[in-house]
Context: one part of a larger RNA
RNA sequence: GCCGGCGACUUAGAGGAGGUGGCUAGGUUAAAGAGUCAAAUCUGGAGCCUUAGCGAAAGCGAGUCUGAAUAGGGCGCACAGUCACUUCCUCUGGACCCGAACCCGGGUGAUCUAAUUAUGACCAGGAUGAAGCUUGGGUAACACCACGUGGAGGUCCGAACCGACCAAUGUUGAAAAAUUGGCGGAUGAGUUGUAAUUAGCGGAGAAAUUCCAGUCGAACUCGGAGCUAGCUGGAUCUCCCCGAAAUGCGUUGAGGCGCAGCGGUGAUGAUGUACGAUCUAGGGGUAAAGCGACUGUUUCGAUGCGGGCUGCGAAAGCGGUACCAAGUCGUGGCAAACUCAGAAUACUAGAUUUGUUUUCCAUCAACCAGUGAGUGAUCGACGGAUAAGCGCCGAUCACAAGAGGGAAACAGCCCAGACCACCAGCUAAGGCCCCUAAAUGAUUACUAAGUGCGAAAGGAUGUGAGAUUGCUGAAACAACCAGGAUGUUCGCUUAGAAGCAGCAACCGAUUGAAAGAGUGCGUAAUAGCUCACUGGUAAAGCGAUCUUGCGCCGAUAAUGGCCGGGACUAAGUAAUCUGCCGAAGCUGUGGUAUUUUCUUAUUAAGAAAAUAGGUAGGGGAGCGUACGAUUCUUGGGUGAAGCUUUCGCGUAAGCGGGGGUGGACAAAAUCGUAGUGCGAAUGUUGGC
Numbered sequence: 001g002c003c004g005g006c007g008a009c010u011u012a013g014a015g016g017a018g019g020u021g022g023c024u025a026g027g028u029u030a031a032a033g034a035g036u037c038a039a040a041u042c043u044g045g046a047g048c049c050u051u052a053g054c055g056a057a058a059g060c061g062a063g064u065c066u067g068a069a070u071a072g073g074g075c076g077c078a079c080a081g082u083c084a085c086u087u088c089c090u091c092u093g094g095a096c097c098c099g100a101a102c103c104c105g106g107g108u109g110a111u112c113u114a115a116u117u118a119u120g121a122c123c124a125g126g127a128u129g130a131a132g133c134u135u136g137g138g139u140a141a142c143a144c145c146a147c148g149u150g151g152a153g154g155u156c157c158g159a160a161c162c163g164a165c166c167a168a169u170g171u172u173g174a175a176a177a178a179u180u181g182g183c184g185g186a187u188g189a190g191u192u193g194u195a196a197u198u199a200g201c202g203g204a205g206a207a208a209u210u211c212c213a214g215u216c217g218a219a220c221u222c223g224g225a226g227c228u229a230g231c232u233g234g235a236u237c238u239c240c241c242c243g244a245a246a247u248g249c250g251u252u253g254a255g256g257c258g259c260a261g262c263g264g265u266g267a268u269g270a271u272g273u274a275c276g277a278u279c280u281a282g283g284g285g286u287a288a289a290g291c292g293a294c295u296g297u298u299u300c301g302a303u304g305c306g307g308g309c310u311g312c313g314a315a316a317g318c319g320g321u322a323c324c325a326a327g328u329c330g331u332g333g334c335a336a337a338c339u340c341a342g343a344a345u346a347c348u349a350g351a352u353u354u355g356u357u358u359u360c361c362a363u364c365a366a367c368c369a370g371u372g373a374g375u376g377a378u379c380g381a382c383g384g385a386u387a388a389g390c391g392c393c394g395a396u397c398a399c400a401a402g403a404g405g406g407a408a409a410c411a412g413c414c415c416a417g418a419c420c421a422c423c424a425g426c427u428a429a430g431g432c433c434c435c436u437a438a439a440u441g442a443u444u445a446c447u448a449a450g451u452g453c454g455a456a457a458g459g460a461u462g463u464g465a466g467a468u469u470g471c472u473g474a475a476a477c478a479a480c481c482a483g484g485a486u487g488u489u490c491g492c493u494u495a496g497a498a499g500c501a502g503c504a505a506c507c508g509a510u511u512g513a514a515a516g517a518g519u520g521c522g523u524a525a526u527a528g529c530u531c532a533c534u535g536g537u538a539a540a541g542c543g544a545u546c547u548u549g550c551g552c553c554g555a556u557a558a559u560g561g562c563c564g565g566g567a568c569u570a571a572g573u574a575a576u577c578u579g580c581c582g583a584a585g586c587u588g589u590g591g592u593a594u595u596u597u598c599u600u601a602u603u604a605a606g607a608a609a610a611u612a613g614g615u616a617g618g619g620g621a622g623c624g625u626a627c628g629a630u631u632c633u634u635g636g637g638u639g640a641a642g643c644u645u646u647c648g649c650g651u652a653a654g655c656g657g658g659g660g661u662g663g664a665c666a667a668a669a670u671c672g673u674a675g676u677g678c679g680a681a682u683g684u685u686g687g688c
Base pairs, nucleotide, nucleotide: 001688002687003686004685005684006683011093012092013091014090015089016088017087018086019085020084021083022082023081026049027048028047032043033042034041053060054059063075064074065073066072096234097233099231103224104223105222106221107220108219114198115197116196117195118194119193120192121191122190123188125157126156127155128153132149133148135146136145137144161185162184163183165182166181167180168179169178200216202212203211204210209218237622238621239620240619241618242617247260248259249258250257251256261371262370263368264367265366266364267363268362269361274356275355276353277352278351279350280349281348282347289339290338295335296334297333298332300330301329302328303327306324307323308321309320310319311318312317374399375398376397377396378395379394380393382391383390404415405414406413419591420590421589422588424587425586426585430581431580432579433566434565435564439578441577442576443575444574445573446572452568458553459552462550463549464548465547466546467545468544469543470542471541479537480536481535482534483533485510486509487507491503492502516531520529521528592612593611594610595609596608597607598606599605600604623677625674626673627672628671629670630669631668633667634666635665642661643660644659645658646657647656648655649654
C1' cells in the first nucleotide's frame, strides 16, 4: 500500500414542542399494600395539571388593580383539558467517536549512570635522578663545594588499561554513537572486580539543567481517568420538497459564544399582499453648478480708512510719499467639514393594472436549524502613491452553493439557470480559410505597418476625408538665364568694423523693371558667394492653417516564441446587407415526481396549470441488516443458508429467477426491539 473484519448521536431522569391513542369538565395516580414465575390487574386521590382572574398584600371576584372618581388606563372575562406512548430539541450526567501536554495519590527502580562505603585486583619497558647518607675538600665551628651512594615525584617517553582532540567512512549503519588512521593520561584527584548505601515535592553532581536502566527543567508504573480540549481529524443505505450565511449589537470578545438578521417546518389569517409597469403626491440638499447668497480662500487693476517713513512748526497742526493696507468698485478662480438656488436615480405613500405569482404574502414569547473567516466584477467614496490579485464602507451581480455554451486554457467576465430520454427543430453570447460546426458571402471605403496580434509624453512633406484662407493665363509655385546698383566704407565704436563683432539709426534719398543703410556663408578688414526684390524662358495649378480616419518612430531583460496554432494583404479595420453554425436556453415527441385546482366509479384514477441546479441546514417517504412476537404460514438431503456466475424487474436503496459449489437449516407477511448500513479518522486488527 491493497483486501477482509471491527469502527462514531447512545442511555437515564427532568423540561418544551409535534404526532398517535385513552378518558373528557375533568384527566391522572405516587409511595405503599394485595396479586403474578415475571407481568397484567386490584387497593391507594396524598399530590399534580386543568376548570377564574386581579392585586405587593389584606382582599374582592367576571372582574380586579391604580385612583378622590361612577373617569381613564393595566391585566383579565368566548376559545378543553389531562394521562400515556412515540419523534425532534434542551438541561444534568463521559453524552457522537478518537486525540493531549499536564496535575494529584500509591508503588517500582542506583545490574545503566553519579557520589560514597567495605573488601580485593591491576599498571610491559625505558628515562630523569629530590631529600638523606658515606667519603673527600672546606670552616674557629657551622655553612658551603665535589665524587659516590640513594631512589623522591598529581616527574618524563611509551604498551596493557582508561579516555575521546582531529579526519574520513558509516547515516533504511556491521553498530539507536561504531570502525579505521592519527590523539590525551598512563604511581595517580589512577583504573577496575565483587558486595553495599543515597529515590522523584527526592537523590547524586571537580556544575553541563549533567546523571538517576536507549526516558529527565523533574524517572518509570498503576490509579484519580472515559481529566479537560472555545482546537484538529473522522462520522457508514436511497429517493423526493424547500434552501441560507459569512451582517448588526454585546462579549478578558475577535478562528468562541448570546440576541437580532437570513433558511426550514407547522399553525392561523385573509384575496388581502409581494414583485414589475403606468400615473399621482411627497420630503431631500448629493452630482453638476454657483459664490453681486453666507463661511472661508484666491489673481490682477482702480480707489486709499488707518498705519509707517519723511518735511515745516514751540505746540496745536499743516504738508509730502515710487511703503504697507481696511473697505468699496471692476476682473478671474477654489471648497468633504461653503450653498442663493439645484437635478437624474433612489426612497416613502396612494391609485390603476388584461403583467408575474405551486398562496407566492403577513403574523406567531410556536418548533428545528445553520451562519456570524467570504471572494471577485461594475459603480459611488475613503485610506494608500486617484499603487496592489491592497485595505475599509455603500449599491448591484456572480461564485460561494451553479452544471451547460463563449472568452485557446481560465470559481467571480459575456450568454444562459441542468427533472429524465431522443441519431428532431429554432436561437443567445460568440462565430463561419484549415485545425473546427457554419460565408474563401455581397457592397463601399481605409490600412502596407504583419498595423491587426501590448504602451505615453513627444516627433514626422506616411496616406485618406472635410473646412477656412492666400497666390494664379494681367502667368502663380518650382526650375533655368539675367540683374541685385548709387549717395556710402551712412554715423558711432574700433588697431580695423566697408550690408553682415558691438551701439544707435534704418532715409517718404538717387537711378530704375528691381535691388534691405541688408537673409545667411565668408575675410584681419576688404574681396568673394548668396538671399530678399525684379525682368525673361516655359506653362497649370501652387502655398498656409484647422478638424478628422487609418498607419510610422518613440519601443531595451535575461532558456527559443506570447495572433490558441497553421497561416492571412484579408482570413485586418470601418460601415451596411443577406444567410448559416452555435448551449443542458426555447420548441417538438415520450415519460417521472411535487404542489394547487377541477372532475369522476373519491383506498385511487383522470385532466389542467405551475414547479423540479443546489453546500450548511430543515422537512417528507422508503430500502436493507440482527434478534424477537404472531399466523403455525411456507420452503428444505428430489439439497437450506453461505459463496460464485448469469438473466430479468424496479425511480433508488434493492428485489427475484436459472446454473455451479455447498451440505443443514431458511424465508414471507404484519408488528416490535436495536451493538442496524464504512472509503477516508498519520483509525484498529488479520492476511498478502
Molecule: large-subunit ribosomal RNA, domain II
Organism: Phacotus lenticularis